[in-house]
Context: one part of a larger RNA
Molecule: small-subunit ribosomal RNA, 3' major domain
Organism: Rhodospirillales bacterium
RNA sequence: UGACGGGGGCCCGCACAAGCGGUGGAGCAUGUGGUUUAAUUCGAAGCAACGCGCAGAACCUUACCAGCUCUUGACAUGGGGAGUAUGGGUCCGGGAGACCGGAUCCUUCAGUUCGGCUGGCUCCCACACAGGUGCUGCAUGGCUGUCGUCAGCUCGUGUCGUGAGAUGUUGGGUUAAGUCCCGCAACGAGCGCAACCCUCAUCCUCAGUUGCCAUCAGGUUAUGCUGGGCACUCUGAGGAAACUGCCGGUGACAAGCCGGAGGAAGGUGGGGAUGACGUCAAGUCCUCAUGGCCCUUACGGGCUGGGCUACACACAUGCUACAAUGGCGGUGACAGUGGGUUGCGAUCCCGCAAGGGGGAGCUAAUCUCCAAAAGCCGUCUCAGUUCGGAUUGCGCUCUGCAACUCGGGCGCAUGAAGUCGGAAUCGCUAGUAAUCGCGGAUCAGCACGCCGCGGUGAAUACGUUCCCGGGCCUUGUACA
Numbered sequence: 001u002g003a004c005g006g007g008g009g010c011c012c013g014c015a016c017a018a019g020c021g022g023u024g025g026a027g028c029a030u031g032u033g034g035u036u037u038a039a040u041u042c043g044a045a046g047c048a049a050c051g052c053g054c055a056g057a058a059c060c061u062u063a064c065c066a067g068c069u070c071u072u073g074a075c076a077u078g079g080g081g082a083g084u085a086u087g088g089g090u091c092c093g094g095g096a097g098a099c100c101g102g103a104u105c106c107u108u109c110a111g112u113u114c115g116g117c118u119g120g121c122u123c124c125c126a127c128a129c130a131g132g133u134g135c136u137g138c139a140u141g142g143c144u145g146u147c148g149u150c151a152g153c154u155c156g157u158g159u160c161g162u163g164a165g166a167u168g169u170u171g172g173g174u175u176a177a178g179u180c181c182c183g184c185a186a187c188g189a190g191c192g193c194a195a196c197c198c199u200c201a202u203c204c205u206c207a208g209u210u211g212c213c214a215u216c217a218g219g220u221u222a223u224g225c226u227g228g229g230c231a232c233u234c235u236g237a238g239g240a241a242a243c244u245g246c247c248g249g250u251g252a253c254a255a256g257c258c259g260g261a262g263g264a265a266g267g268u269g270g271g272g273a274u275g276a277c278g279u280c281a282a283g284u285c286c287u288c289a290u291g292g293c294c295c296u297u298a299c300g301g302g303c304u305g306g307g308c309u310a311c312a313c314a315c316a317u318g319c320u321a322c323a324a325u326g327g328c329g330g331u332g333a334c335a336g337u338g339g340g341u342u343g344c345g346a347u348c349c350c351g352c353a354a355g356g357g358g359g360a361g362c363u364a365a366u367c368u369c370c371a372a373a374a375g376c377c378g379u380c381u382c383a384g385u386u387c388g389g390a391u392u393g394c395g396c397u398c399u400g401c402a403a404c405u406c407g408g409g410c411g412c413a414u415g416a417a418g419u420c421g422g423a424a425u426c427g428c429u430a431g432u433a434a435u436c437g438c439g440g441a442u443c444a445g446c447a448c449g450c451c452g453c454g455g456u457g458a459a460u461a462c463g464u465u466c467c468c469g470g471g472c473c474u475u476g477u478a479c480a
Base pairs, nucleotide, nucleotide: 001480002479003477004476005475007474008473009472010471011470012469013468015464016463019428020427021426022425023424026320027319028318029317030316031315032314033313034311035310042053043052064306065305066304067303068302069301070300073129077128078127079125080124081123082122083121084120087106088105089104090103091102092101093100094099109119110118111117131295132294134293135292136291140289141288142284143283144282145280147278152191153190154189155188156187157186158167159166160165171182172181173180197272198271199270200269202240203239204238205237206236207235208234211230212229213228216227217226218225243266246260247259248258249257250256322421326380327379328378329377330376331375338369339368340367343362344361348357349356350355387418392413393412394411395410396409397408398407434456435455436454437453438452439451440450
């Protein structure tokens, strides 16, 4: 100087408390451990691994296993030789296929001295080499997590100290903040904080179709449907607006704090983006890049099939429930974000339904996905039930070369556990929690996960003694 203390002081944070809803019990889904297996590819490991890499494992993916098979190789550059572009389709034989052999059709680049001569392309040969998701994240770059959006981390000069170092950065107030004020052997400065950026909330201006319809006219069973209009809603570009600016109180006359006015908004208005010096030899050599090491007829390449989907069990994260604030039937009101051309697909017809037939319109403020759901009305009357839906049987359907291992959906039948969950434990302070549906990425198909969107919409916070994490000052130390 730090680090640490079941030392002290001050102060924060859904840290506790006050509340609301969960997890831990059940069934299922997903991930992991373990076990099993020819293989169940690999990584991630307290917080900060475990619905994580995977925003989508039937083949492919795929890195794993078994078998078959290739050896200058699936891919790059260079040398020699042969051919002439070449690429694609169809068929035949062998084969599980990769691949091997053959037939046939279509197509056939540029330059040209018209010579396969040059480029290019294909095949053959030999060698340099290719190739490796093989090892090392404790050799690395890059990227990321975490403490933590915590308020800190430093430097120059000066001063003090033999020196390590101190001072500044401590102190008195204040703040979300090393934020600001005052004081002070310090005076300044940098990286952080804040602001500048995006978005939501109010108003104005400009613009007016695909959006809108107040006024006028026409038409319809009805509808902005038509003329017309751009007032309104809205869209999207620019601007205004919030600064403790004003008033009162308080305070050291300061910074600020408390209350009030006006205002759409008030003291950081809500949300986002933004992550200092550093810590964990944290994570990643399987995104990529890369040193070293290792393999080279194999640790490389291709293919078929299997596996990653196993199952006595254990954990994690979720979904659905145990019901009446509910189930079922009816009714048919009100969103927003987004997506769509080998795509979204209306009206219509068939089917109980999943779905099928057919196909208007739409490269989309135009057409379409699109039905929002909680809501409201009726019924059931406390029961393992008209709760709950696991499991299993049968039939059907969609995607796809192909759903046996191993996909999704629909119908009928079957109806399991479960009556609110031990010790323990999690989230959340407002348009939040809870609850309700909707969209998207990935994607042929497959979502209870993830990323978004809107609808309905609470309770509680006395307080900081205690638990956890953190900041500043101080104290002890046999630790560095």